[in-house]
Order: sequence, then C1' cells, then structure tokens
RNA sequence: GUGCGCUCCGGGGCUCGGUGAGAUUCCGAACCGGCGGUGACAGUCCGCGAACCGGUGCCUCCCGGCCGAACCCGGCCAGGAGCUCCGGCCGAUCCGGUGGAACUCCGGAACCGACGGUGACAGUCCGGAUGGGAGGCGGCGCAC
Repeated sequence: GUGCGCUCCGGGGCUCGGUGAGAUUCCGAACCGGCGGUGACAGUCCGCGAACCGGUGCCUCCCGGCCGAACCCGGCCAGGAGCUCCGGCCGAUCCGGUGGAACUCCGGAACCGACGGUGACAGUCCGGAUGGGAGGCGGCGCAC
C1' cells in the first nucleotide's frame, strides 16, 4: 500500500413582535446548512445518503394451505418481516470583483428544505429514530 474482518465516529436551526379561543405551524423580522468530488474553500455545480414506491434474489425468521400412513418428518404452493441487488421519486443562484483557475473566495441581491402528528398550514416542535446512513489520510487484527 491492497484485500478481508472487527470496531469507533458520523446533522444544524424558532428568538422577538403581530393576529387569534388556539400558532416555536400563519404574518413581519430571526436562525440552520450531512458526505465525496472540483484548476481555490459549495445547502443551490457533478454525484451520494435518509423517507416513500416498485421489482429482484431466496440468505434468515415467522405464518398458512395442500399432498404423503400425516405428532415428528418430507414434498409442493402462497403470504408477511428482515436482508441483498436493481430501478423510480428526490429542492434551490444570479450579478459584480479578484485571480492562471472560483455557479465554491470577497461584496451585493435571491432561492431551497421528505413523511406522519398537532388546539392552526412546521427546514427549526413531537414521532418513526437508543434507527438508518453517504462516508472518515479514524482505531485494532489477519493475509499478501
């Protein structure tokens, strides 16, 4: 260094005022920005991840039906959960400046944010989630 196994880490944000019976959900202002890449630093470029949907394999578990002398057992078929792999869905940026190089920096002005819940519509509250996770020049071990 490469491969394999184990292990650790791995997402931020509602404050003030207004209306109202009721709002951290509406209105005015406020606040936040995962991971890899990139000629130079990115929520808005190129990709990835979570939720949801479909398919696939049949590795694991559960359940049912049928057949066999059938409790055990064996065979066939169907269903559910998990997992594997594939696919779908998946938001948003411009202008000026500097420079060899920037939709990434500086200045200015914009924009975006799954699903379910709720006394009223949620990026910020509660929940699935003590979950999953892209990934990390991380740690340990083994092999070459």
Molecule: FMN riboswitch aptamer (RFN element)
Organism: Saccharopolyspora gloriosae